[in-house]
RNA sequence: GGGCCAUUAGCUCAUCUGGCAGAGCGCAUCCAUGGCAUGGAUGAGGUGACCGGUUCGAGUCCGGUAUGGUCCA
Numbered sequence: 001g002g003g004c005c006a007u008u009a010g011c012u013c014a015u016c017u018g019g020c021a022g023a024g025c026g027c028a029u030c031c032a033u034g035g036c037a038u039g040g041a042u043g044a045g046g047u048g049a050c051c052g053g054u055u056c057g058a059g060u061c062c063g064g065u066a067u068g069g070u071c072c073a
């Protein structure tokens, strides 16, 4: 220098074909217990890496940039 893959909640990851963005763990409050552990209920938390394009509508399609991984040179 070139090819490919990844980037979504604090962490690990879903989201099938473009149509309300989710789970587990963690966090907060409450309930059960004398207390702990544990279990249960409710809730907060996302400019979907960044900049553009297409579309009535983009996490999803297209282009570029950045970061990480990997292969080639």
Base pairs, nucleotide, nucleotide: 001072002071003070004069005068006067007066010025011024012023013022019056027043028042029041030040031039032038049065050064051063052062053061

The RNA shown here (transfer RNA) has 73 nucleotides and comes from a Candidatus Kaiserbacteria bacterium. It matches the Rfam family "tRNA". Its mean pLDDT, the model's own confidence on a scale to 100, is 82. Taxonomically the source falls in Candidatus Kaiseribacteriota (Bacteria, Bacteria candidate phyla).